[in-house]
RNA sequence: GGACCCAUAGUCCAGUGGUUAAGACGUCUCCCUUACACGGAGAAGAUCGGAGGUUCGAGUCCUCCUGGGUCCA
Repeated sequence: GGACCCAUAGUCCAGUGGUUAAGACGUCUCCCUUACACGGAGAAGAUCGGAGGUUCGAGUCCUCCUGGGUCCA
């Protein structure tokens, strides 16, 4: 220098262009217990790496940038 892949709650991860962005762990509250743990019920927490474009509508498609990874030279 070139090609490809990835970026979504604190962590991991799902998400046919169209419902309120799903789930697990973790956190908080309540129940349970003498208490803790386990278990049960509930709640908060991501507007999807940044900018622009396409579209009636974008986490999803396109372009550029940033960061990470793999391969080639």
Molecule: transfer RNA
Organism: Candidatus Pacearchaeota archaeon